[in-house]
Parts: sequence; C1' cells; structure tokens
RNA sequence: AGGGGUAUAGUACAAUGGUAGUAUAACGGUCUCCAAAACCGCUGAUGCGAGUUCAAUUCUUGCUACCCCUG
Repeated sequence: AGGGGUAUAGUACAAUGGUAGUAUAACGGUCUCCAAAACCGCUGAUGCGAGUUCAAUUCUUGCUACCCCUG
C1' cells in the first nucleotide's frame, strides 16, 4: 500500500427492516447468628457521521479503533 472481518449494558454474546434481549457483574430484597450459595426485583447499551426507507442494530457509504491475510 491492497484485500477481508469485527464494533450492541461493566464483561461475554443474541437480535431475517417493525417494542433491543440472554447470561454474568453492580444495586435492593428474601433466607442465614454472620457470610456464601439459592430465589425475587431493579438499573444500565447499538463506535462517530451521512444516505435509502413510513420505519435502520440490520441495507449503502465515509471516518475511527482493533484483528487477520497479501506484498
């Protein structure tokens, strides 16, 4: 320099253009002499722009960061 991939909650991952979920962590509660475990509840997220669309995590495109390949 060229090509490809990834970016969603503190963390690990889902979501076929139509209400963004799961687990775990954090917080609160039940239980316990206390704690752990277990159970219940609750908070929290689409990398940054532009475009297409009635509607975008999803499609197109630019940038940024990371990973892989070629030379």